A computed fold for a 92-nucleotide RNA from a Syntrophomonadaceae bacterium, annotated as c-di-GMP-I riboswitch aptamer.
Of the family's consensus pairs, 95% are formed in the model.
The sequence was found by an Rfam model in a public genome assembly.
Taxonomically the source falls in Syntrophomonadaceae (Bacteria, Bacillota, Clostridia, Eubacteriales).
Model confidence (mean pLDDT): 83 of 100.
RNA sequence: GGCCGUUAAAGACAAAAUUGCUGAAAGGCAGUGACGUAAAGCCAAGGGUCUAAGGCUUUUUCCAUAAAAGCUAUGACAGCCUGGCUGCCGAC
Numbered sequence: 001g002g003c004c005g006u007u008a009a010a011g012a013c014a015a016a017a018u019u020g021c022u023g024a025a026a027g028g029c030a031g032u033g034a035c036g037u038a039a040a041g042c043c044a045a046g047g048g049u050c051u052a053a054g055g056c057u058u059u060u061u062c063c064a065u066a067a068a069a070g071c072u073a074u075g076a077c078a079g080c081c082u083g084g085c086u087g088c089c090g091a092c
Base pairs, nucleotide, nucleotide: 002092004090005089012037013036017032018031019030020029021028022027035079041085042084043083045082046081047080048077049076050075054072055071056070057069058068059067060066
């Protein structure tokens, strides 16, 4: 120095489940916990996925400040893929 990361070492993160808080929900945060991870650090830009409070449409109807169905992200997911930014260690 590396475009490398194999049963090295130091350290790091933490799935499911569960408890509490939060949120309309998806989800998020914290504790316990470890399935895994060499970017499982950060960024929702492209694809994808989840949710649908609000909005729109339709239907029902006792005609309304109601109910149901469908669509919709302005809400999320970086531990789904691509892309961007940054970075520990150094067995080899």